[in-house]
Context: one part of a larger RNA
RNA sequence: GGACGAACGCUGGCGGCGUGCCUAACACAUGCAAGUCGAGCGGAGAUAGACUGAUGGUAACUGAAGUUUGUCUUAGCGGCGGACGGGUGAGUAACACGUGGGCAACCUGCCUUGGAGUGGGGGAUAACACCGGGAAAUCGGUGCUAAUACCGCAUAACAUACACAAGCUGCAUGGUAUGUGUAUCAAAGGAGUAAUCCGCUUUAAGAUGGGCCCGCGGCUGAUUAGCUAGUUGGUAAGGUAACGGCUUACCAAGGCGAUGACGGGUAGGGGACCUGAGAGGGUGGCCCCCCACAAUGGAACUGAAACACGGUCCAUACACCUACGGGUGGCAGCAGUAGGGAAUAUUAGUAAUGGGCGAAAGCCUGAACUAGCAACGCCGCGUGUGCGAAGAAGGCCUUCGGGUUGUAAAGCACUUUUUGAGAGGAUGAGGAAGGACGGUACUCUCAGAAUAAGUCUCGGCUAACUACGUGCCAGCAGCCGCGGUAACACGUAGGAGGCGAACGUUAUCC
Numbered sequence: 001g002g003a004c005g006a007a008c009g010c011u012g013g014c015g016g017c018g019u020g021c022c023u024a025a026c027a028c029a030u031g032c033a034a035g036u037c038g039a040g041c042g043g044a045g046a047u048a049g050a051c052u053g054a055u056g057g058u059a060a061c062u063g064a065a066g067u068u069u070g071u072c073u074u075a076g077c078g079g080c081g082g083a084c085g086g087g088u089g090a091g092u093a094a095c096a097c098g099u100g101g102g103c104a105a106c107c108u109g110c111c112u113u114g115g116a117g118u119g120g121g122g123g124a125u126a127a128c129a130c131c132g133g134g135a136a137a138u139c140g141g142u143g144c145u146a147a148u149a150c151c152g153c154a155u156a157a158c159a160u161a162c163a164c165a166a167g168c169u170g171c172a173u174g175g176u177a178u179g180u181g182u183a184u185c186a187a188a189g190g191a192g193u194a195a196u197c198c199g200c201u202u203u204a205a206g207a208u209g210g211g212c213c214c215g216c217g218g219c220u221g222a223u224u225a226g227c228u229a230g231u232u233g234g235u236a237a238g239g240u241a242a243c244g245g246c247u248u249a250c251c252a253a254g255g256c257g258a259u260g261a262c263g264g265g266u267a268g269g270g271g272a273c274c275u276g277a278g279a280g281g282g283u284g285g286c287c288c289c290c291c292a293c294a295a296u297g298g299a300a301c302u303g304a305a306a307c308a309c310g311g312u313c314c315a316u317a318c319a320c321c322u323a324c325g326g327g328u329g330g331c332a333g334c335a336g337u338a339g340g341g342a343a344u345a346u347u348a349g350u351a352a353u354g355g356g357c358g359a360a361a362g363c364c365u366g367a368a369c370u371a372g373c374a375a376c377g378c379c380g381c382g383u384g385u386g387c388g389a390a391g392a393a394g395g396c397c398u399u400c401g402g403g404u405u406g407u408a409a410a411g412c413a414c415u416u417u418u419u420g421a422g423a424g425g426a427u428g429a430g431g432a433a434g435g436a437c438g439g440u441a442c443u444c445u446c447a448g449a450a451u452a453a454g455u456c457u458c459g460g461c462u463a464a465c466u467a468c469g470u471g472c473c474a475g476c477a478g479c480c481g482c483g484g485u486a487a488c489a490c491g492u493a494g495g496a497g498g499c500g501a502a503c504g505u506u507a508u509c510c
Stems, first nucleotide, its partner, number of pairs: 001510003006506004013381006019374002021340001027337002030335003035080003040077002043074010056061001087293003097217007106210002111206008119153001121151002128143006159184007167176003189198003219265002226256003231253008268290004272283004295316005318329004346371001348370003353367001354365004384414004394405004419447006428437001454499005459480003465494005475482002
């Protein structure tokens, strides 16, 4: 000098764009953050219409109850989504990350393209009703019912497995086109007058997303020198989507290490960011990619995918409710609270974009977009412009002549960025309507210099000097050093210098 997620002191007019718990991965009141589909299903409730029509009535009429059609709502069963999106960096020195490769050892819901199929049956169960237990959470029993829920059967190859035949080929284990035979395995319906559409099953490919393996690369100290028993390899089996000590049994005795094993400390990694002429050094906040985690520890279930932040089970700690028998909870989502700290914001709004579900209308979405708070940062603008000397008054200094503040002020003329008031008023929405922001930005008119300057320094380094006070005191200080009676170094004043809505200090990095 530059930089900063900064803090502190003093000061503070506006706008744009960004950024904002670095500490306790501390504990959390409250609200919201993941739902959706009635065009999968049976009910229930509400409502409108039509028909039948009990009762009463001489009749007109009344209109219980029932049947049926439509509309709306929806607890439950069922489907898809809750593995994305959002947060945090505790752990991790590791194939975690980066980069380059490999899988002849793999999977892939939804989506796209192509082939084939969608036949015929069955038994349940929630909801509901009744009964019962419990303070509650919620649970048990009996009975009834539906499905795109569940289970057999049929059909079936270009699917899978095995056998045989014969061909091609590679990179070691090998891979693979073709033919024959045997065995095994599917399905679901809904909407519509219909056409048709949306689904379902199986298969081939694609796309996308993932899994696994390997080479190389990037912290620290030897006051850590030996480490290792599933350890290293083999055989067999199990397991996985898949290779593999991944697991188990048996066999062998191996494997790693001064090119630093093992153990210790520290740490999420990268793109990037800061600095620097570069080499390098430092950092990993915002944004993007990857990883890991979800009170702590463990486990599996479901599923295409999880060993799952707002799912389940167990244990632990903590907190809450309780009728003491027993239950409930997890903000490292968005706000917000307490606490910690030098220190970090609103319990705001919903139009678009993206996402989930749906045939659609649409619903949901603290993702996202906005607004609010903060000079926290960067950038821009303003606090007026011109003229104005009797160089006014006042202040300060003085050799008492004067000098300086100083064209500075006053005064005169002007302008209106800003400010205030009034009027109009968007783009962002595509295709008629529909805009949170927002009566915002912007435009026009009017008013009037009006609404707007500080902070640090002045001994040298280092731009800027005098007076008074103080008297090694009070104090200053980045370094050298000032202060003990003439202090340009302390304090105040005048003046000056620097930067300017900031200025200075502190911490940290180059």
Molecule: small-subunit ribosomal RNA, 5' domain
Organism: uncultured bacterium